[in-house]
Context: one part of a larger RNA
RNA sequence: UCCGACUAAGGGAAUUCGGCAAAUUAGCCCCGUAUCUUCGGUAUAAGGGGUUCCUGGAAUUGUAUCCGUAUGGGUGCGAUUUCAGGACGCAGUGACAAAGAUGGUCCGACUGUUUAACAAAAACGUAACUUCCUGCGAGCCUGCAAAGGUGUGUAUAGGAGGUGACGUCUGCCCAGUGCCAGUACUUGAAACUCGGUUUCAACUGAGCUAAGAGCUGGUAAACGGCGGGGGUAACUAUAACUCUCUUAAGGUAACGAAAUGCCUUGCCGUUUGAUUGACGGCCUGCAUGAAUGUCGCAACGAGAUCAUCACUGUCCCUAGACGGAAUCCACCGAACACUCUUUUCUGGUGCAAAAGCCAGAGAUUUCCAGUGGGAAGCGAAGACCCCGUGAAACUUUACUGUAGCUUGUUGUUGCGAUGUGAGCCUUGGUGCUUAGUGUAGGUAGUAGUUGUUUGAUGCUUGAUUUCCGGAUUAAGUUUAGACGAAAAUGAAACACUACCCUCCAAAACUUACGUCGCUUACUUACUUCUUGUAAGGACAUCAGCAUGUGGACAGUUUGGUUGGGGUGGCACCCUGUUGAAAAUGUAUCAAUAGGGCCCAAUGGUUGACUCACGCCGGUCAGAAAUCGGCAGUAGAGUGCAAGGGCAAAAGUCAGCCUGAUUGGGUUCGUAAUACGAUCGGAUCCAAACAAGAAAUUGUGGCCUAGCGAACCUCUAAGUCCUCAUUGAUGGGGGCUAGAGAUGACCGAAAAGUUACUCCGGGGAUAACAGAGUUGUCCCGCCCGAGAGCUCAUAUCGACGGCGGGGCUUGCUACAUCGAUGUCGGCUCUUCCUAUCCUGCGCGUGCAGAAGCGUGCAAGGGUGGGGGUGUUCACCCAUUAAAAGGGAUCGUGAGCUGGGUUCAGAACGCUGUGAGGCAGUUUGUUUGAUAUCUACUGGAAAUGUUUUAAUGUCUGAUAGGAAGGAACUCAUAGUACGAGAGGAACUGAGUCUCGACGCCACUGGUCUAUCUGUUGUCCGACAGGGCACGCAGAGCAGCUACGCGUUAAGUGAUAAGUGCUGAAAGCAUCUAAGCACGAAACAUACCUAGAAAAGAGACAUUUAGAACUCGAGAAAAAGACUCGUUUGAUGGGAUUGGUGUGUAAGUUUCAAGCUUCGGCGAGAAAUUCAGCAUGCAAUUUCCAAACGUUCGUU
Repeated sequence: UCCGACUAAGGGAAUUCGGCAAAUUAGCCCCGUAUCUUCGGUAUAAGGGGUUCCUGGAAUUGUAUCCGUAUGGGUGCGAUUUCAGGACGCAGUGACAAAGAUGGUCCGACUGUUUAACAAAAACGUAACUUCCUGCGAGCCUGCAAAGGUGUGUAUAGGAGGUGACGUCUGCCCAGUGCCAGUACUUGAAACUCGGUUUCAACUGAGCUAAGAGCUGGUAAACGGCGGGGGUAACUAUAACUCUCUUAAGGUAACGAAAUGCCUUGCCGUUUGAUUGACGGCCUGCAUGAAUGUCGCAACGAGAUCAUCACUGUCCCUAGACGGAAUCCACCGAACACUCUUUUCUGGUGCAAAAGCCAGAGAUUUCCAGUGGGAAGCGAAGACCCCGUGAAACUUUACUGUAGCUUGUUGUUGCGAUGUGAGCCUUGGUGCUUAGUGUAGGUAGUAGUUGUUUGAUGCUUGAUUUCCGGAUUAAGUUUAGACGAAAAUGAAACACUACCCUCCAAAACUUACGUCGCUUACUUACUUCUUGUAAGGACAUCAGCAUGUGGACAGUUUGGUUGGGGUGGCACCCUGUUGAAAAUGUAUCAAUAGGGCCCAAUGGUUGACUCACGCCGGUCAGAAAUCGGCAGUAGAGUGCAAGGGCAAAAGUCAGCCUGAUUGGGUUCGUAAUACGAUCGGAUCCAAACAAGAAAUUGUGGCCUAGCGAACCUCUAAGUCCUCAUUGAUGGGGGCUAGAGAUGACCGAAAAGUUACUCCGGGGAUAACAGAGUUGUCCCGCCCGAGAGCUCAUAUCGACGGCGGGGCUUGCUACAUCGAUGUCGGCUCUUCCUAUCCUGCGCGUGCAGAAGCGUGCAAGGGUGGGGGUGUUCACCCAUUAAAAGGGAUCGUGAGCUGGGUUCAGAACGCUGUGAGGCAGUUUGUUUGAUAUCUACUGGAAAUGUUUUAAUGUCUGAUAGGAAGGAACUCAUAGUACGAGAGGAACUGAGUCUCGACGCCACUGGUCUAUCUGUUGUCCGACAGGGCACGCAGAGCAGCUACGCGUUAAGUGAUAAGUGCUGAAAGCAUCUAAGCACGAAACAUACCUAGAAAAGAGACAUUUAGAACUCGAGAAAAAGACUCGUUUGAUGGGAUUGGUGUGUAAGUUUCAAGCUUCGGCGAGAAAUUCAGCAUGCAAUUUCCAAACGUUCGUU
């Protein structure tokens, strides 16, 4: 020192993030219990009293026995309860065992569950409420399937989700996203049908069409959401009121600085001396809010938080003591770590933080116990950060797919009825402009046709149709003619026949769809297991193809640049200018501007002309309209940036045109000094053109920007090539040219999260600390506008200027990512001064007192509390003062762990989500045996004199603060002052902080000791053991809370004050000289100190020293000191003192009881006894025996 257990005077939470830890309380009996309440509780509430031993009485009762019949009594052995009297102690649940209590708030209703090994919670669960799915061959789940679970259950059931007892309630929104339902119409795949291509096929167009989608509704206890501005009331303020924009709706009730409030320590009140806390209010809700439930709430909680009482070593402020470890001896005997070394300090240097380099200093060698400053110590290829065309997990309206589900279709798949639609064939009917007798479908043929019992015509009735005139037809009746031609009308002429058209009806057939039925496929159940029965049934199942849906699942992607990354931006393609340093070229998230077009004329050519502006003149007409004149190198214009260029033009106007054309070559830039793609120019040749009389000019715009690969698709032209056994047609592929875009612009088809994370790397790159710098910060100086009644400089000092420091915050990215532990506090040390106090001065707008400013000065001091994790800041009461900083923001191999910064969880906000938030809240493992060095102590050896011992010194050097400060009294109510007020030098005393020492006193401890006492054991007594029993007291020792000590001076100085005194006939503290002057310096004082290598001096002596032995107020081991028979060193004994408190035994007494024998807690006496004794003295009874070694020139 650590671990375990213990005690502490006075104070009593002042400690601390926080009463952490410890202490208090405690069992049983009796009394007594507030508030709230779901009436059960809260409750052992709280708060009081009792509790032992002895004696006796009473009651209840078990059992044995007697009396003998009684619900009884007696005698024994017990059990329980109760009362009275007596007795002792500090203390009677005497030890052990055994709640501290109360009040306020948050959260969760409760008991329960959870991260085995850092989170026990507010998280999960829960009863209860609620929504959705499901009628059983169900739904949901597992499985490829067979099959299985729920369940041998059946809606009071099963499954899925949400909320989370109870009370009170649960507002508005269906626009979005889901889900549900509907749907005339639109869209909608394959199959199917029809068409195109001469057939076929590939291909292609159209039609039909399911679910789905569009569309129409519903649904929020589905996912979710729930505004802004202006005005207005007779004080002001506010706004019941009102206007306006806007939404799907604009947050209702309730609550509210909250587990949610940034600002914020909001404001007010209570609590406190003081409160970033707590509680109660307020409402200005960054960003509450109603089953993602709102607000309450009794009970409950190892939950979070505040306060009070009690209690205490948490603290003031530490001390003592016990056991174990450590220490020492003996034996046994690991792990980690280990480049080297003969392993110091300071300063410097250096990749910017060195034991090893440089300089200086220090350093004789070795060992032991400790402490943890350093080895940017050990432990782990940093977990933060960045990077990787790394990984994984998770999410989703990322990309691409898949299972599943869904719908259609085909097959398995058969029979029939019926309805509707379509097609085709047959039959029957139908057809009205006007004129014409009249209801003339078209064309052709033709002059007859038809009727008299096979009944013309007319009439009646019915049906169908209608252009309302009629037409057709059926039945009845009548009984012999009727129609056509001709004529008339008209575009067409009628009877009759044939073919055809429009529309209608019927029947048959084919086909599609709907409905219904059947049974034989198929399915299920049962069964006598059978070609059975029952139920279903061409549905379903299954299989193929196709549609829709589809993070349920899978594979992947999720740019770059970057004064870290992210956010932002684009410096990612192109152009001009500057940067750019006079060739070219040249970077930055450098500066300044632009482009991603436009124009059929704004192009080509030929010809003509001259602009801007100014002056003069001129109707309306003005500063500016159009007109005339003069002057006009460009001050205009040029399609668009800037630069360059341009005047009979490159500008302006007009005529005619299309050279803004086709093919080919060379060359330049893009791309310096390598090669290219692409794109953009310049130039030449050829062709065909345009303008011009011609020379000529013209391959777009005066020049420099205006852009895009492969794959794929499309377009254009061709007596082109090619593909299939031939031909033809069509089609495919190619050749040539063009278009469609990749702007991350030499061009992947591509979203997020990770705090659950992982791997590989990086100090190529961030966060801490260092280094550099110092804008910022802090501190000075210069100037002096002004303030200060006057007056810049007593004091303050604008606008400006110049520095210092390296504490703040930045910047940089130099060191460290095979790790230098990160805020604050505690502890402990040292340094700086830009001085807060104390000391000495100067100035003052200094009378005194108190101040203000400033010079010197770092010796000492600079404290206690409240809330907050805080540093800081604020506050309370003191004080001489409560200064500021550095030391890796000193200090985690020293502590703490409140904050920050892992994994859990909640709120607000945000995100569709996974998740996120320098927002809040709660919870959350702090490793280790010290090798070197360093330091604190303790030892050993050697050297120094050519030996040794004893004693006394010197004092280089080192250390110290050994003292610091205050108050009171006297000076003195004096100096000063009108007064009010009110000093000092000096002297004395006291107090406080610090230092050193001590234990007579006081206090603590005192597991030496004495005593009391509980439980139990040794049969009882006596005397003891155990519960590391408990309780009272306590010597020595050690101690603080107790006591003592803690002068004065001298020297040299600082700022400053002076004397004399020139330079400079004066003046001047200075130049020569002289004198003062401070807590600072030196000395003085105390301690260490001949290993001070310059290793010292003096005196005495010439032999001793070590081991062993007995010890100690000395001590870890060593050491030190004493003793060793010539001895009191230790033990013992005795005496005294001290502590405790009156032993045992005996006698007597004692409440009472008694069978009279006795029993009896206890008391008194013997007895200041007994017991103990680390103290003192006395005493050789015992033990310090016998000895060994070294040394003696």
Background:
A computed fold for a 1193-nucleotide part of an RNA from a Candidatus Nanoarchaeia archaeon, annotated as large-subunit ribosomal RNA, half B. The sequence was found in a public genome assembly. Rfam family: Archaeal large subunit ribosomal RNA. Model confidence (mean pLDDT): 82 of 100.